[in-house]
Context: one part of a larger RNA
């Protein structure tokens, strides 16, 4: 002097709950395990280092010293950590009062639209495309009016808006139910933070059983296009999409940014609450919890981030170590299967 990183270069587990473990606010007293000082014993010799001596020097040999940073016992100290006891209220939580919300679950219900069926009117086309054709239609379609059935999704409001741990959540309404935020008091008294293993949840697709099936639509069939066209376009169309129960457990599960806490210029929009203001609605001001944009210092390879940090710090967990081979093989665990999780090497550049 140095002692790496994880937004985009490799790297934050999809998300939470939580065990062990790690870590932990404030005051007093005690103790002395850690810690600190001292003493004693030991820490073989040789070697290394310092300083002398002997071979003419050196290598080499040899005297002395230092060092051996350790361990054990004893004595002492009591700041810090641990432990014990007694307190405290600034962390955390509870109660009381408000408040916003597509937060979750069950049941019910509404209108628009698509489709199908029935009936009336009505006649030769409709549909579709870049252009066509397949297709539908004189057994009366398309169009239009009335009626009926059924399933799925909820226009406008709607927002850079709200809620949720994440996935995600949207017509209306009853019931059941989780969480948040705000204000002022009272109470508990560190009960906190993080979390290997574990457990719960986890879009879509997919799987099992039973329902349901309007529209859409993998597969599939036909028509086009084309050199071909196992596609793009068109006409059809089955799984599936929907419901119940049980599995699957993966995503560009993204803010590509783990959780918690503290500190560090501002400006502006917006959502929820509170306070002031004002006769009132409002303007305006303050505060608090979210959510956007811009930006200072600082950070960054740059882009950019910038009080919701990627700034300055602390606690704990996860992960990375050249590209390919490979998130593969083998083994194990899980799964009905599909497959998932864990996870190499040879070889090669």
């Nucleotide at each position: 002097c140095u002692g790496g990183g994880c937004g985009u270069a490799a790297a934050g587990c999809g998300c939470g709950c939580g065990u062990a473990g790690g870590u932990g606010g404030u005051u007093c007293a005690g103790c002395a395990a850690g810690u600190u000082g001292g003493a004693u014993g030991u820490g073989a010799a040789a070697g290394c280092c310092c300083u002398g001596g002997g071979c003419u020097c050196a290598a080499c040999c040899u005297g002395g010293g230092a060092a051996c940073u350790g361990c054990a016992u004893c004595c002492a100290a009591a700041a810090c950590u641990a432990c014990u006891g007694a307190g405290c209220u600034a962390g955390a939580g509870u109660a009381c009062g408000g408040u916003a919300g597509a937060g979750g679950g069950u049941a019910g219900u509404g209108g628009a639209a698509u489709u199908u069926c029935c009936u009336g009117u009505g006649u030769a086309g409709c549909g579709g495309u870049g252009a066509a054709a397949u297709g539908c239609g004189u057994a009366g379609a398309u169009a239009u009016a009335g009626g009926a059935a059924g399933g799925a999704a909820c226009a406008c409001c709607g927002a850079u808006g709200g809620c949720g741990a994440a996935g995600g959540c949207a017509g209306c309404c009853c019931c059941c139910u989780g969480g948040g935020c705000c204000a002022a008091u009272a109470c508990u008294g560190a009960c906190g933070c993080u979390c290997a293993u574990g457990c719960a949840c986890g879009a879509a697709a997919g799987c099992g059983u039973g329902g349901g099936g309007a529209g859409c639509a993998a597969a599939c069939a036909g028509g086009a296009u084309u050199a071909g066209a196992u596609a793009c376009c068109c006409u059809g169309g089955u799984a599936g999409u929907c419901c119940a129960c049980g599995c699957c457990c993966u995503a560009a599960a993204c803010g590509a940014u783990g959780u918690c806490a503290a500190c560090u210029a501002g400006g502006u929009g917006u959502u929820g609450g509170g306070a002031g203001g004002g006769u009132a609605a409002a303007a305006c001001u303050c505060u608090u919890a979210g959510u956007g944009c811009c930006g200072u210092a600082g950070c960054u390879a740059a882009c950019g981030c910038g009080u919701g940090a990627a700034g300055u710090u602390g606690a704990c967990c996860g992960c990375c170590u050249g590209g390919g081979g490979a998130g593969u093989a083998c083994g194990g665990c899980c799964g009905c299967a599909a497959g998932g999780c864990u996870a190499a090497a040879a070889c090669u550049c």
Model confidence (mean pLDDT): 89 of 100. Small-subunit ribosomal RNA, central domain from an uncultured bacterium, 349 nucleotides, folded computationally. The RNAcentral record of the full RNA draws on ENA.